[in-house]
RNA sequence: UGGUGAGGUAGAGGCGCGGUAAUUAUUAGUAUGUAGUUGAGCUAGGAGUAGCAAAGAUUCUACAGAAAGGAUUUACCGCCGAAGUGGUCACAUGACUCCCCAUGUUUCUGCUGGGUCUACAGUUAAGAGCUGUAGGACUGUCACAAUAAGCUAUCCCAAGUUUGUUGUGUUGCGCUAUCUCAUGU
Numbered sequence: 001u002g003g004u005g006a007g008g009u010a011g012a013g014g015c016g017c018g019g020u021a022a023u024u025a026u027u028a029g030u031a032u033g034u035a036g037u038u039g040a041g042c043u044a045g046g047a048g049u050a051g052c053a054a055a056g057a058u059u060c061u062a063c064a065g066a067a068a069g070g071a072u073u074u075a076c077c078g079c080c081g082a083a084g085u086g087g088u089c090a091c092a093u094g095a096c097u098c099c100c101c102a103u104g105u106u107u108c109u110g111c112u113g114g115g116u117c118u119a120c121a122g123u124u125a126a127g128a129g130c131u132g133u134a135g136g137a138c139u140g141u142c143a144c145a146a147u148a149a150g151c152u153a154u155c156c157c158a159a160g161u162u163u164g165u166u167g168u169g170u171u172g173c174g175c176u177a178u179c180u181c182a183u184g185u
Stems, first nucleotide, its partner, number of pairs: 001184001003183009014080001016079007024071001032064005041052003045099005083112005090105005113139002116136008140171001142169011
C1' cells in the first nucleotide's frame, strides 16, 4: 500500500421476524350441569382389554351455559437464519396393548434473502389463519453494462471514485463499515 484468508464488533432491507401481557370476535348455544323423558349400552379412528352403567348408559325436550388451540387489535421485550419448514431418530401425552393419527421435546439432515398475490393439495369448527408445490409482480444486497451529475490541483482530454436512473444475473455461512492476526505485492 490496499489485495487474500481467518476471527471479532457494530449495522441495513420492511405491511421485516419471534416472544409476553391484555382486549375483541369466533369456536358455540358446542362440551357440560339441572329437571323431565326413554330404558341398555358407552369409551380420540380400527381390533382387543380394562373401566363406567337399572343408585340409569344412551336418545329427546326445557332452562342455564364454558374452555383450550388458532385469529384481530394495542403495549412491551428480544432480534435481522431474525425465524419458518420438510424428512429422519428417540422419548412423552392422548384410560392400557397393537396399528394409525395428532401434539410437545430432542438428534441428524435438506430448503427458504424479504413480504405479498393467484392456483392446487393438506390442516382447522372455519371462505380466518398456517403449511407444501407451482407461477406472477414488487423489494433489498452484490456483480456486470449503459447513462447523467459531482469530486479527485487552474484549463482541456483521459483515468479513478461517489450518487442517481435503466437493463441483466445471482442470492443470507450473504452484504456494508470497522478492528485484530496471518499472508501477498
Predicted 3D model of a 185-nucleotide RNA (Lysine riboswitch aptamer) from Alkalicella caledoniensis. Of the family's consensus pairs, 98% are formed in the model. It matches the Rfam family "Lysine riboswitch aptamer". About the family: Riboswitches are metabolite binding domains within certain messenger RNAs that serve as precision sensors for their corresponding targets. The source organism's lineage runs through Bacteria, Bacillati, Bacillota, Eubacteriales and Alkalicella. Its mean pLDDT, the model's own confidence on a scale to 100, is 76. The sequence is in RNAcentral, with records from Rfam.